[in-house]
The RNA shown here (small-subunit ribosomal RNA) has 1481 nucleotides and comes from a Candidatus Absconditabacterales bacterium.
The coordinates come from a structure-prediction model, not an experiment, and the mean pLDDT is 82.
Lineage of the source: Bacteria > Bacteria candidate phyla > Candidatus Absconditibacteriota > Candidatus Absconditabacterales.

RNA sequence: UUCGUGAAGAGUUUGAUCCUAGCUCAGGAUGAACGCUAGCGGAGCGCCUAACACAUGCAAGUCGAACGGUUAUAUAACUUCGGUUAUAUGAUAGUGGCGAACGGGCGAGUAACGCGUACCUAAUUUGCCCCGAGGUAAGGCAUAACUAUAGAGAUAUAGCUAAUUCCUUAUGUGACUCAUAAAAUGAAAAUAUAUGAGUGAAAGAUUUAUCGCCUUGGGAAAAGGGUGCGUCCUAUCAGGUAGUUGGUGAGGUAAUGGCUCACCAAGCCUAUGACAGGUAGCCGGUCUGAGAGGAUGUCCGGCCGCAAUGGGACUGAGACACGGCCCAUACUCCUACGGGAGGCAGCAGUGGGGAAUUUUGCACAAUGGGCGAAAGCCUGAUGCAGCGACUCCGCGUGAAGGACGAAGCCCUGUGGGGUGUAAACUUCUUUUCUGGGAGAAGACGAAUGACGGUAUCUCAGGAAUAAGCCACGGCUAACUACGUGCCAGCAGCCGCGGUAAUACGUAGGUGGCAAGCGUUAUCCGGAUUUACUGGGCGUAAAGCGUCUGUAGCUGGUUUUGUAAGUCUGUUUUUAAAUCCCUUGACUCAAUCAAGGAUAAGGAACGGAUACUGCAUUUCUGGAGUCUUAUAGGGGUUAGUGGAAUUUCUGGUGGAGCGGUGAAAUGCGUUGAUAUCAGAAGGAACGCCAAAAGCGAAAGCAGCUAACUAUAUAUGUACUGACAGUGAGAGACGAAAGCUUGGGGAGCAAACGGGAUUAGAUACCCCGGUAGUCCAAGCCGUAAAUUAUGUUCGCUAGGUGUUUCCCUUUGGGGAAGUGCCGUACCUAACGGGUUAAGCGAACCGCCUGAGUAGUAUACUCGCAAGAGUGAAACUCAAAGGAAUAGGCGGGGGAACACACAAGCAGUGGAUGAUCUCGAUUAAUUGGAUAAUAAGCCAAGAAUCUUACCUAGGCUUGACAUACAUUGUGUCGUUGAUGAAAGUCAACUAGUUUAUAGCAAUAUAAACGCUUUGUACAGGUGGUGCAUGGUCGUCGUCAGUUCGUGCCGCAAGGUGUCUAGUUAAUUCUAGAAACGAGCGCAACCCUCGUGUCAUGUUAGUAUGUCAUGAUAGACUGCCUCGGUAACGAGGAGGAAGGAGAGGAUGACGUCAGAUCCUCAUGCCCCUUAUGUCUAGGGCUUCAUAGAUCAUACAAUGGGUAGCAACAGCGAGAAGCAAUGUCGUGAGGCGGAGCAAAUCUUUAAACCUACCCCUAGUUCGGAUUGUAGUCUGAAACUCGACUACAUGAAGUUGGAAUUGCUAGUAAUGGCGGGUCAGCAUACCGCCGUGAAUAUGUCCCUGUUCCUUGCACUCACCGCCCGUCAAACCAUGGGAGCUGUCGUUCUCUGAAAAGUUACAAUGUGGCUUCAAGAGAAAAACAGUGACUGGGGUUAAGUCGUAACAAGGUAUCCCUACGGGAACGUGGGGAUGGACCACCUUUCUA
Repeated sequence: UUCGUGAAGAGUUUGAUCCUAGCUCAGGAUGAACGCUAGCGGAGCGCCUAACACAUGCAAGUCGAACGGUUAUAUAACUUCGGUUAUAUGAUAGUGGCGAACGGGCGAGUAACGCGUACCUAAUUUGCCCCGAGGUAAGGCAUAACUAUAGAGAUAUAGCUAAUUCCUUAUGUGACUCAUAAAAUGAAAAUAUAUGAGUGAAAGAUUUAUCGCCUUGGGAAAAGGGUGCGUCCUAUCAGGUAGUUGGUGAGGUAAUGGCUCACCAAGCCUAUGACAGGUAGCCGGUCUGAGAGGAUGUCCGGCCGCAAUGGGACUGAGACACGGCCCAUACUCCUACGGGAGGCAGCAGUGGGGAAUUUUGCACAAUGGGCGAAAGCCUGAUGCAGCGACUCCGCGUGAAGGACGAAGCCCUGUGGGGUGUAAACUUCUUUUCUGGGAGAAGACGAAUGACGGUAUCUCAGGAAUAAGCCACGGCUAACUACGUGCCAGCAGCCGCGGUAAUACGUAGGUGGCAAGCGUUAUCCGGAUUUACUGGGCGUAAAGCGUCUGUAGCUGGUUUUGUAAGUCUGUUUUUAAAUCCCUUGACUCAAUCAAGGAUAAGGAACGGAUACUGCAUUUCUGGAGUCUUAUAGGGGUUAGUGGAAUUUCUGGUGGAGCGGUGAAAUGCGUUGAUAUCAGAAGGAACGCCAAAAGCGAAAGCAGCUAACUAUAUAUGUACUGACAGUGAGAGACGAAAGCUUGGGGAGCAAACGGGAUUAGAUACCCCGGUAGUCCAAGCCGUAAAUUAUGUUCGCUAGGUGUUUCCCUUUGGGGAAGUGCCGUACCUAACGGGUUAAGCGAACCGCCUGAGUAGUAUACUCGCAAGAGUGAAACUCAAAGGAAUAGGCGGGGGAACACACAAGCAGUGGAUGAUCUCGAUUAAUUGGAUAAUAAGCCAAGAAUCUUACCUAGGCUUGACAUACAUUGUGUCGUUGAUGAAAGUCAACUAGUUUAUAGCAAUAUAAACGCUUUGUACAGGUGGUGCAUGGUCGUCGUCAGUUCGUGCCGCAAGGUGUCUAGUUAAUUCUAGAAACGAGCGCAACCCUCGUGUCAUGUUAGUAUGUCAUGAUAGACUGCCUCGGUAACGAGGAGGAAGGAGAGGAUGACGUCAGAUCCUCAUGCCCCUUAUGUCUAGGGCUUCAUAGAUCAUACAAUGGGUAGCAACAGCGAGAAGCAAUGUCGUGAGGCGGAGCAAAUCUUUAAACCUACCCCUAGUUCGGAUUGUAGUCUGAAACUCGACUACAUGAAGUUGGAAUUGCUAGUAAUGGCGGGUCAGCAUACCGCCGUGAAUAUGUCCCUGUUCCUUGCACUCACCGCCCGUCAAACCAUGGGAGCUGUCGUUCUCUGAAAAGUUACAAUGUGGCUUCAAGAGAAAAACAGUGACUGGGGUUAAGUCGUAACAAGGUAUCCCUACGGGAACGUGGGGAUGGACCACCUUUCUA
């Protein structure tokens, strides 16, 4: 370079992300089965289950040219005429020969020289066949058939006879055995040659040429035996073996050999897996895969094994024999009961089993086999046909034209769209189909064709006879409607279904494949998910607690040899078929045939020698030894010291001590605590002290001594690879615990008591025993951790520190021990010369989560327990790191009437209003933590009104349209009725156009009306289908984007840090630079001035009203600060946002509203619509919310009295003066559509009374009499007068509002409204106190931290108990299976007893059988243990935040349960402080 070949992913853990990891899917395949469907042909294939049992028929016979007979026919001869004999042609029961050991079937057994492959056999055999050499002589005895007898029969007994049956003798080319000889080959054994001795052979037939027979050599083709290598799982199978291992000798065999026997020896196999158990025929091949591999062994072919089960031999060339024999056993059948017969895992077929697998067919025509000289006979081998869509392949079910596109069906936005050129219709064709005709090859020298009247050819007819199945949420190509409503159902995974389901069912449409299509099962693939190719182990599963060391594996440097590994060449083999390539034959294909090739494995023979190995040799660098120094809590033993606690003794002293959040238990007048002195005893070693040091790890600390081990450095020293790792093995191994003996001060599981608590088997307190200590011995585990195996080499630095060396005092070096950090690695976190980087060697370990470190088994242990260590079943996750939020009884910063400081209240009373609840015919409905409750409702007697009762209406109270009847408006009256309504009667008569003088007629419009149809109507449901509107966080300061940068990504940065602000307001810095929505400002009102205007006030430069404008910006000064800004001051009406309002970011709460309105869907339609009357929404044991009025003297009453306002309202209205009434109010009506008229402000002030009482406080309740509104005041209005005069004396726990013209207090107005205000919306009068702080409570914002939360702490989640279901362990036992050992019995057969044969008996071996023993395995089992699963059970709250006592590990004790406590350990603990270290300046 060419050619060829050739490797794909997706879904699912999360709020989102990356990783790890499992589950699932898309592909291919099958001896398949099931469901729906089905036109034809070709080629293949077809009991995978019961090696279960078999009726019936067939599957191995043949030879008369081996033999004696028997028999049929024909001919001839003879005849006693009954027949006999001979010849020829047929047939064949028996003897004899060959075959039956092939062919055919099945896969039970077998883990083995069984199979595969390569060799060996000089350790062997061979019928028939082929090629050679030699021979075929002489005699003899039986026996079947047959005859007779017996018997049901199978058969038995007696008598006769033949042979290619059997026996004897002779011969012996050659063969075999033995002996001898000399020479050759050879290491030897031996081979070959020569000579001699011995042994053993034969069969004839037909006719004349063959076929046979005997001995022997060779060949071909087979068979027997042996060896190397390869050949499944389990170590919870670790020891096995007695003919076992070997030897000598003998026997046996075709032949070697413990194959068998006698004797001798004690061996042999085994962690490179013996022995045992389980499973299985092996291979060529087949399926899959890119390959390496994995799975498999159906059809075809090779080998092996088997023939009802087990054993045995006989015959034979060959068998220990599928269609032979003997015996035993089980089963079936026949029987005359005496005895016999049988073996479909041959072909068909039957029953049975099972999801499941065919005809009791034709033929020897072909191919092949047996016999025969041959003709021929036999052949369920084979060739064919039948059945089966079981598989593969091929063909068809028509082709062309045909509408802006029929009908039907489906959808629809109602316009239309889809099915769809599809159909109809026109023309054409005939594979297939039906009918008719012809008709093979396969066949050969000749005859012979089952298939088959088949394939094929041809004529006619007519689109005629022929399409289904699955899917349509994602993966995964393909969508709508209706029904259903967590139901019915679907589902491979994720998951759909609770009233708008592309996921269920149906329909239309669409997609895919197609005589098939789906489903199920199984195998490979995807799965790099066992990783040789090709994975990992700090935190995801995974490094043994540590070291020593055996086997094994690996190994520095030099020389030589060898050639085992390695490389290379040649030869041979790996049967054929298959796969692949090239051709050819069936019309193609499937299929079949011919030729060819690659790669790879084995063996043999040559060659090469770099590397590895082996042997040999050298070196000093690895390793070690020695010398000299140095270092240290390294180890063991002995001794010794002081401080402190406790106890005891004595003294002083005198009431408490102790303990806690607060207390109590406890101790104390028998003298405690406190204090002084003395004594005893045990344990631990302050300061030094540290990030330090030492040790293999565990671990090691007062001081001294003895003994002992190590590390580092040094050197003209020595050895010379002695090394690394290390399965098994061994040693050490914290704490707790165990055994024995001591000891016992303090502390302290258990235990007792006191508290806390709903409880408190806890946390806290007072006591207190094991234990903690010592000696000796066990145990062998920890978060035994750096969660990081050991060893070696290499790869930037900076900076501390320990020990040492050199030094030119700058520094450099070695061995440790820390921090930061580059390259690089990592999922990230992080690691980073002390690697988790780059490489090498060896070991250990992992493979989804739970079950479970559990059960069982074994080993160890005194025990506690330790080590090794599963499965059924359940789930689709479990997990790691990091991200954004949210949360924390985490931290920091900032803020708010949040608290604090104050003022006034609520919660207690009475009343008003609202709500829950209760009641009711109805008490309509909604709102229900903050964010419902004087809320919707700015005003329920009727109306309102939605509710209840009763009475009515039905195209309707209201709208539109069409058709239709009548008519041209208004209205009036009567009856009945509670009214609505119903019934009845009367009456008038629109506009325009045309024609006409007109009357009038016609038409249209408009309106009413009758009837009918569409429809109206609904305060009916769903605010979890919605729009709109509103509440809340919150007037909090946040929220987001573009570009850039960082990160694999989710995301981050910007938005952070330091300041500042009311403010993400601004400034400076900074990988950010800018921007949007919010903040602020712009708007309105109030406060000051100026100007203009001036009605009804007023008559003015004021005030007031309307409008315009100015003014405030940290502008000026001082101080601080880089700046932003802050503090103070001046001026000013106002000063740092001047005061108030309107204005509400992204979003949250499935917040509220379908009863304001709008609206999807559902529901009602003589009623859930509509009208009317009455009633109800006003009820009343309690309870809650918001208010009113009070409890009194800062007050009440009376009088002075018309003291002094502002916002406003007014025509169905406000209403003055006047007058009547005690009064509410009446009569009456000036003025006013308003700066003109109407509307008395009150608290205040002054004077007097009340004198602390249930009152001259307080006014509820009740009675009587009235007023007003209104059809109407009973249910159910407001007000007035008189009388009555309740509770209440300042309010428990708790809780609300408010920071200045505010709270508090006083009155006034307005809306709603006929009437009704303690509510709501406004107005003015009087008018304080306190704070200039804080984060303690409540809450918000920002930063940070932890998290197992994300429905986001109202989160998540653990265990007992109770219930249901599921699998499983133990279990007194029971049952079964398999083999082993022993005992008894022991068939046939074989062996054995003196020359041979036969018979009988005995003995030995041995199958089957019976019994016993121990072990293993399986099933079952009352009861019992834990485990798992299951929307709403019980008890607690253990864990996740500092989870409210940090958690976890090992261990011990205790407890309903999670769990608690003690001892030691880990950080995989938050926060704070200190110390140390590092980085930057």